RNAcentral holds the sequence, with entries from ENA. Transfer RNA from an archaeon, 71 nucleotides, folded computationally. It matches the Rfam family "tRNA". It is annotated as a transfer RNA.
Order: sequence, then C1' cells, then structure tokens
RNA sequence: UUUUGGAUAGCUUAGUGGUAAAGCGAAGGACUGAAAAUCCUUCGAUAAUGGUUCGAUUCCAUUUCCAGACA
Repeated sequence: UUUUGGAUAGCUUAGUGGUAAAGCGAAGGACUGAAAAUCCUUCGAUAAUGGUUCGAUUCCAUUUCCAGACA
C1' cells in the first nucleotide's frame, strides 16, 4: 500500500428496519442490634459526518481509532 473484521452505559456483552436490553458497577431505600447477603427504585450509551427509507444501532458511502492477513 492492499484487504478482512470491529467500535453500543464506568466495565463485559445482546440487539439484522419500528420508541435500545441484561449482568457487574454507582446512589438512595427496605431488612439487621450492626455488618454481609437478599429485595426495591434510580443513574447512565448506539465512534463522527452524509445518504437511502414514512422510520436507521441495523442498509450504503467517507473519515477516525483498534485488531488480523498478504507483501
């Protein structure tokens, strides 16, 4: 240089067109003599830009970053 895959919450992962989910985590509460465990509530995310579509995390193009392959 060429090429393949990936980027979703603080972390680990789901979600192949119709209002983004779970676990861990953080905060508050319940329970307890106190603590742990358990239970309840809340917090918080689609890498960026553009396009297609009634509607995009999802499809397409470009850019950035990460990993691999060829040489």